[in-house]
Order: sequence, then structure tokens, then C1' cells
RNA sequence: UUUCAGGGCGGGGUGCAAUUCCCCACUGGCGGUAUCGGGUGAGGCCCGUAAGUCCGCGAACCGCGCGAGCGGCCGAUCUGGUGCGAUUCCAGAACCAACGGUUACAGUCCGGAUGGAAGAAA
Repeated sequence: UUUCAGGGCGGGGUGCAAUUCCCCACUGGCGGUAUCGGGUGAGGCCCGUAAGUCCGCGAACCGCGCGAGCGGCCGAUCUGGUGCGAUUCCAGAACCAACGGUUACAGUCCGGAUGGAAGAAA
């Protein structure tokens, strides 16, 4: 510098009205972290992969600023198993999800957004 960089309402119920309520269902941004896989006589080291709920970040939201930007805020997990070692594996049961809009309350519809960005690749 260029390119890329978010998924999900299907069925039933109530109702004048709901993809918004109720029952079942469905979705999970980016980096890190190995006990997994691979390389290597070995120790060890290297490479790859692994979490929505661990650590960190982005977005959104709030405030300030003409602006670049700065500050704030920032959800949610347990139990059992294996093992020296796992909130990441296996089994089970839970939980969480900005703002504005709407004939009725939205993680899943519409909108800001043909935007921005953690970052990834070349």
C1' cells in the first nucleotide's frame, strides 16, 4: 500500500396487533492461553490448532473537543470425568448479548452501516 474482516426466528400458543410476549428452536467478532496434532535422539525447543461466559481488544453506548482525538462505560459458567497440569478437551446442566425504530416489550426484524474497527493475509 492492497484485499479481507458478524452470525441467527423455523414450528406452535395468546392477541385487533408480536420474527418483540409465552413454549420449543437458532447464532457466537479479533488476539492470547495446550494436557491436542506435528517436527526434532532426549531434556528442551519450534510450528499448527483449541474458549460467546478465563486474560486482553474491537464495535456499540455516555461525556468532552471545530477536529484529529481524549476520558468513561463495557454482558454471561457451573458440576462431573480424564490428566502432574484444562473455567479451553469429553459429558451434563445453566447463563449472556449496545443504541434508535416498531400496531406489542427484539441477541435473531428494520436503521445509522455501500459506515467504522480489533485484527488477518499478500
Predicted 3D model of a 122-nucleotide RNA (FMN riboswitch aptamer (RFN element)) from a bovine gut metagenome. Its mean pLDDT, the model's own confidence on a scale to 100, is 82. Of the family's consensus pairs, 100% are formed in the model.